[in-house]
RNA sequence: AAGACGGCCAUGGGAGAGUGCGGUUCACGCCGCCACCGAAGGAGCAACGCCCCGACAAACUCUCAGGUAAACGGACCGUGUCCGUCGC
Numbered sequence: 001a002a003g004a005c006g007g008c009c010a011u012g013g014g015a016g017a018g019u020g021c022g023g024u025u026c027a028c029g030c031c032g033c034c035a036c037c038g039a040a041g042g043a044g045c046a047a048c049g050c051c052c053c054g055a056c057a058a059a060c061u062c063u064c065a066g067g068u069a070a071a072c073g074g075a076c077c078g079u080g081u082c083c084g085u086c087g088c
Stems, first nucleotide, its partner, number of pairs: 003086005009080005018034001020033005035068003041064001042062003
C1' cells in the first nucleotide's frame, strides 16, 4: 500500500398497525376517547458462574416516547467521499 474495523456525510432500498369515534375548523391542524404497531429514541432480562457480590446483549420483552392514508420519519442493508485505528 492492498485490506479490515469504526465514525460523519451523501445516496438507493426499507416493515408493522384505525385516513376509528366525537368536538372545533372551509380544510390542514388541534383537543378528548377507544383500539392497535415496533424498526427513531428509552427501559428490562440470559449466558458468563457452585454461593455471595459485581458486570452485562439483542432484531427478545415493555410501550414512556414515537407511530397506525400520503408526506415526513424509520432499525437495518448496499454503494461512495472523507476522518480515525490496525495493518505494511